[in-house]
RNA sequence: GCGCGUUCUCAGGGCGGGGCGGAAUUCCCCACCGGCGGUAUGCGGGCGACGCCCCGUAAGCCCGCGAGCGCCCCGGCCCGGCCAAGAUGGCUCCGGGGGUCAGCAGACCAGGUGAGAGGCCUGGGCCGACGGUCAUAGUCCGGAUGGAAGAGAACGAGC
Numbered sequence: 001g002c003g004c005g006u007u008c009u010c011a012g013g014g015c016g017g018g019g020c021g022g023a024a025u026u027c028c029c030c031a032c033c034g035g036c037g038g039u040a041u042g043c044g045g046g047c048g049a050c051g052c053c054c055c056g057u058a059a060g061c062c063c064g065c066g067a068g069c070g071c072c073c074c075g076g077c078c079c080g081g082c083c084a085a086g087a088u089g090g091c092u093c094c095g096g097g098g099g100u101c102a103g104c105a106g107a108c109c110a111g112g113u114g115a116g117a118g119g120c121c122u123g124g125g126c127c128g129a130c131g132g133u134c135a136u137a138g139u140c141c142g143g144a145u146g147g148a149a150g151a152g153a154a155c156g157a158g159c
Stems, first nucleotide, its partner, number of pairs: 001159002004156007016030004031139002033128002035065004042057005047051001060126002068104002071098006080092005108124005130142003
């Protein structure tokens, strides 16, 4: 230094102002926010070799991933509901598991610079799980003191 094993730690931001209304942080106008890995014409640094070199850092909408929904599997009738019924059974539901397998999983263009732009500069756009709610939610409340992409540390055996 590399891969492996065990344990531990960490791992998400945002409604401020106005309007209509009985009621909206949910609608409308303005505002605000941007998880993780990769990539690099930006930025910072390095040099015996100034190189399409090396190191660090840099994307919500370029390539992937995560939570969530859906799906599949297992268990249950404890809670609420429905169907049939004598016990009881089934569905919804409740609890647990799987993890891309098939679905949701979103969203970018124009001009400029340049050898090259998906990333830089300028401008204009666009996107955001599920359940709840006196009224439709990226921003409120809830599952969640949860889970997790991943980041780091310690220890162990090995190459």
FMN riboswitch aptamer (RFN element) from Pseudooceanicola atlanticus, 159 nucleotides, folded computationally. The organism belongs to Pseudooceanicola, within Bacteria. Its Rfam family is "FMN riboswitch aptamer (RFN element)". About the family: The RFN element is a highly conserved domain that is found frequently in the 5'-untranslated regions of prokaryotic mRNAs that encode for flavin mononucleotide (FMN) biosynthesis and transport proteins. The coordinates come from a structure-prediction model, not an experiment, and the mean pLDDT is 76. The sequence is in RNAcentral, with records from Rfam and Ribocentre.